[in-house]
Context: one part of a larger RNA
RNA sequence: GGAUAAACGCUAGCGGCGCGCCUAAUGCAUGCAAGUCGAGCGAUGAGGUCCUACGGGGCCAUCAGCGGCAGACGGGUGAGUAACACAUGGGUAACCCACCUUCAAGCCGGGGAUAACGUGUGGAAACGCACGCUAAUACCUGAUGCGUACGCUUAAGAGGAGACUGUGAGCGUAGAAAGUUACGGCGCUUGAAGAGGGGCCUGUGGCCCAUCAGUUAGUUGGUAGGGUAACGGCCUACCAAGGCGAAGACGGGUAGGGGGUGUGAGAGCACGGCCCCCCACAAUGGGACUGAGAGACGGCCCAUACUCCUACGGGAGGCAGCAGCAGGGAAUAUUGCGCAAUGGGGGAAACCCUGACGCAGCGACGCCGUGUGAGCGAUGAAGGCCUUCGGGUCGUAAAGCUCUGUCAGAGGGAAAGAAAGGGUCGGCGGAAUAAUACCCGCCGACAUUGACGGUACCCUCGGAGGAAGCACCGGCUAACUCCGUGCCAGCAGCCGCGGUAAUACGGAGGGUGCAAGUGUUAUUC
Repeated sequence: GGAUAAACGCUAGCGGCGCGCCUAAUGCAUGCAAGUCGAGCGAUGAGGUCCUACGGGGCCAUCAGCGGCAGACGGGUGAGUAACACAUGGGUAACCCACCUUCAAGCCGGGGAUAACGUGUGGAAACGCACGCUAAUACCUGAUGCGUACGCUUAAGAGGAGACUGUGAGCGUAGAAAGUUACGGCGCUUGAAGAGGGGCCUGUGGCCCAUCAGUUAGUUGGUAGGGUAACGGCCUACCAAGGCGAAGACGGGUAGGGGGUGUGAGAGCACGGCCCCCCACAAUGGGACUGAGAGACGGCCCAUACUCCUACGGGAGGCAGCAGCAGGGAAUAUUGCGCAAUGGGGGAAACCCUGACGCAGCGACGCCGUGUGAGCGAUGAAGGCCUUCGGGUCGUAAAGCUCUGUCAGAGGGAAAGAAAGGGUCGGCGGAAUAAUACCCGCCGACAUUGACGGUACCCUCGGAGGAAGCACCGGCUAACUCCGUGCCAGCAGCCGCGGUAAUACGGAGGGUGCAAGUGUUAUUC
């Protein structure tokens, strides 16, 4: 000198863009943060509407339930982890994949339940229990089997170092499906390929301590088996006695890794906040279930600690989601608005959900922009300070005159971000039809959709009016005099100042530097 997720002192006009618990991965009141589908299914109270034979029924719609998809994404945090966790380059002849796209083949028949519901009943509650009824794209079963999987046989020889992979033919064995509809579709099953996503293995690379020197029993290898989507000591039995280590094993400490960031001429050194990728975690520890995918933040079970409710029998909970509270701390924000945009989930769609996100609020925390006026104005006013008493200086500074109107204030006008979707109309095409109606697709036109926000921006109004401080002035280091004090009070980054003329303490005048900031402290180069 630069930098910072900064803090503190003094000060403070406005705007834009960013950033904002570094400490207690401490504990949490309250609200919200993951739902959706009635075009899978039965059922149905209130409401609206229509019909009625007055019993009820239809339609709209729908809480709860069965069922499907989503809840494994998105969002948070950095505790743990020195490891194939990460980065980079390979391998998988050892693997998987829901939704999406393309291609091929298929979707036949049968059956038994169960929730909702009804009745009864237990419990303070959470939540149940018994009996009875019912549906499905829920569940089970038979058939079919292009292809598929497995086994056997056979042929060819593309690839591979090879085990072998892959291909053709034959035989045997095994195993599928679901409907709904507005008739346009939307789905369902099997197989192949793609896209995209992941699992596993591996070369290399990146912290400190040797005042850690030996370490290891599923340990190292083999055989057989189990398990997995898959290789493997991953697991089990048996057999062998190996494996690692000064090129640092083992142990201890510290730490999420990277893209990058800061600094520096570079080499390097330090760091990993915001944003992006990967990993790990979800009160602590363990476990599996469901599922294409989890060993699952807002799922389940167990244990532990803690908090809460209780009728004392028993229950409920997990903000490292967004706000917010307490605590800790030098220190870090609103219990805001909106789904208008972008993106995500569900749905045929309308649409619903979305504290992702878009915005607004608070904070000079940072960077950037801009203003606090401009021109003229000397008898160089008054006043302050200094003085060698002549004067010097603050100083064109002020006053005064002439202007301007940024920003702030008031008033008026007023966006872009929004074209999609759906609607209406028109045209064309398709299916169907008695039909130029309904229905579907494409094209065009019109109207509709904005949280921010009456915001940005523009215009008008008045009037220089509302807007400058902070640190420093002995040397380093730009900037000097007077007074006060008298080794006192005090200053200080280093050297050092202060004991009666202190440019070093305190005040004043003047000056220097930076400026809505300026200094200090901390850290780093």

Model confidence (mean pLDDT): 83 of 100. The part of an RNA shown here (small-subunit ribosomal RNA, 5' domain) has 525 nucleotides and comes from an uncultured bacterium. It matches the Rfam family "Bacterial small subunit ribosomal RNA". RNAcentral holds the full RNA, with entries from SILVA.